[in-house]
RNA sequence: UCCCGACAAAGCCAACCUUCUCGCAAGAGUGGGACGGAAAGUGGCGGAUCUUUACCCCCUCAAAAACGACACGAAGAUGGCCGAACUGCCGAA
Numbered sequence: 001u002c003c004c005g006a007c008a009a010a011g012c013c014a015a016c017c018u019u020c021u022c023g024c025a026a027g028a029g030u031g032g033g034a035c036g037g038a039a040a041g042u043g044g045c046g047g048a049u050c051u052u053u054a055c056c057c058c059c060u061c062a063a064a065a066a067c068g069a070c071a072c073g074a075a076g077a078u079g080g081c082c083g084a085a086c087u088g089c090c091g092a093a
Stems, first nucleotide, its partner, number of pairs: 004091002012037002017032002020029003035080001041086002045083003048078006060069002
């Protein structure tokens, strides 16, 4: 230095709920507060999930028809959903 992760040391972050604020929404910021976390640090690269809107021509389901559902397009959200990338404290086995 790399891998790795201690009944070590110094610390760090903050789930759920909730005050206030922003947003159409998912959700985000903020104060309280701790479920937990060795990257629960960073950024949406690849998936996945969620929200909104448009189209509603075609296909499929349903159907007397219509409505509806699904698929497709666009925009966003989640990094504490997963993978990968970059960076970082300590130094036992």